[in-house]
Context: one part of a larger RNA
RNA sequence: UGACGGGGACCCGCACAAGCAGUGGAGUAUGUGGUUUAAUUCGAAGCAACGCGAAGAACCUUACCGGCCCUUGACAUCGUGUGCAUAGCUAAGAGAUUAGUGAAAUCCUUCGGGACACACAGACAGGUGGUGCAUGGUUGUCGUCAGCUCGUGUCGUGAGAUGUUGGGUUAAGUCCCGCAACGAGCGCAACCCUUACUGUUAGUUGCUACGAAAGAGCACUCUAACGGGACUGCCGUUGACAAAACGGAGGAAGGUGGGGACGACGUCAAAUCAUCAUGCCCCUUAUGGGCCGGGCUACACACGUACUACAAUGGACAGAAACAGAGGGAAGCAAGAUAGCGAUAUGGAGCAAACCCCUAAACCUGUUCUCAGUUCGGAUUGCAGGCUGCAACCCGCCUGCAUGAAGUCGGAAUUGCUAGUAAUCUCGAAUCAGCAUGUCGAGGUGAAUACGUUCCCGGGUC
Numbered sequence: 001u002g003a004c005g006g007g008g009a010c011c012c013g014c015a016c017a018a019g020c021a022g023u024g025g026a027g028u029a030u031g032u033g034g035u036u037u038a039a040u041u042c043g044a045a046g047c048a049a050c051g052c053g054a055a056g057a058a059c060c061u062u063a064c065c066g067g068c069c070c071u072u073g074a075c076a077u078c079g080u081g082u083g084c085a086u087a088g089c090u091a092a093g094a095g096a097u098u099a100g101u102g103a104a105a106u107c108c109u110u111c112g113g114g115a116c117a118c119a120c121a122g123a124c125a126g127g128u129g130g131u132g133c134a135u136g137g138u139u140g141u142c143g144u145c146a147g148c149u150c151g152u153g154u155c156g157u158g159a160g161a162u163g164u165u166g167g168g169u170u171a172a173g174u175c176c177c178g179c180a181a182c183g184a185g186c187g188c189a190a191c192c193c194u195u196a197c198u199g200u201u202a203g204u205u206g207c208u209a210c211g212a213a214a215g216a217g218c219a220c221u222c223u224a225a226c227g228g229g230a231c232u233g234c235c236g237u238u239g240a241c242a243a244a245a246c247g248g249a250g251g252a253a254g255g256u257g258g259g260g261a262c263g264a265c266g267u268c269a270a271a272u273c274a275u276c277a278u279g280c281c282c283c284u285u286a287u288g289g290g291c292c293g294g295g296c297u298a299c300a301c302a303c304g305u306a307c308u309a310c311a312a313u314g315g316a317c318a319g320a321a322a323c324a325g326a327g328g329g330a331a332g333c334a335a336g337a338u339a340g341c342g343a344u345a346u347g348g349a350g351c352a353a354a355c356c357c358c359u360a361a362a363c364c365u366g367u368u369c370u371c372a373g374u375u376c377g378g379a380u381u382g383c384a385g386g387c388u389g390c391a392a393c394c395c396g397c398c399u400g401c402a403u404g405a406a407g408u409c410g411g412a413a414u415u416g417c418u419a420g421u422a423a424u425c426u427c428g429a430a431u432c433a434g435c436a437u438g439u440c441g442a443g444g445u446g447a448a449u450a451c452g453u454u455c456c457c458g459g460g461u462c
Stems, first nucleotide, its partner, number of pairs: 008462006015453002019417005026308008034299002042053002064294007073124001077123002079120005088101005106115003126283002129281003135277002137272003140268001142266001147186006153162003166177003192260004197228007206218003231254001234248005310410001314369006327358003332351002337346003376407001381402007423445007
């Protein structure tokens, strides 16, 4: 000078408390450990690994295993020689590949040649092989916590201190006052995006009157460009005549209005050599390359994260033209119609889309069930089908009929959340041929509680 203390003082945070809904028990989905395996590729490991890399493993992907093959190589540059560069077809084979057949003998050209293919020779290629404790780049975390420093001056023999401490105040090293300090930088805040109100301009594909269309209009809704608006600005009280706090007015909005992006100096030899790049080491007829099949999907078990439930604030059936937002669409989205109980099929109006397509569900009304392992719950299994795709056996999703498991609210323990939030209800997108209980977004309905800071956890200052 730091760090630490079951030392002290002060302060903050869904940290506790007050509440609401969960997890931990069941079934399933998914990740991990373990075990198994020819292989179950690799990485991630308290918080900060475990629905994580993976925004999607049937083949491919794929890195793993088995077998069959190649050796200047699947890919790059260079030399010599030759050439019909590049399709199709036949046969063998699991395929890679091998042997034949063969149409047209191409394009550019400075007419030398080049593109491209084959053969030979070596320099080399290649490596998802090792080291993240050799590295760059990127990322997590403390933490959006309020801190971290510098110049000059001063003090101290010096390490250092001061400033940055003190009195107030703030979300904030935010601001005010004081002070051997005076200034400055990185952070805070603001500038950016979005949302809430409004003005001007603009008016189709939107909107309006209508049962509908044509036609008309741009007041309203909306769209999207530029503006306005909020600043403790005004009033009162408190305060040190300060900063500020509390209350009020006006206002769509009030004290950072709500949300996002934005992450200081640094910490963890934190993570990543498998995104990429890269030093060194290692392999070089193999640790490189091609193919087919298998595996990554195994299963006594253990853990994490979710979904569905255990029911009556409910299930089932019927009715009622109920009401969104955001997003996507051309090898695409697909309406009306027809067939089917249905998944779906046939067919193809419209739409490169404010135009066409993609039906919101919870909600409301009525009937029934009457507390049961049930008309709850839907696992599992059988049969019959549909879709994608060369191909659903290992190993996809969906439909119908039948089957109808555990489960009656969950021990110790433990998680999230302070408002349009929790809870609950559907919708969309990325990836993607197909495959979503995951992820990322969108709106609908819409609470309870917060006395407070003694205690638990984390953090800040002295």
Record summary: Small-subunit ribosomal RNA, 3' major domain from an uncultured bacterium, 462 nucleotides, folded computationally. Its mean pLDDT, the model's own confidence on a scale to 100, is 85.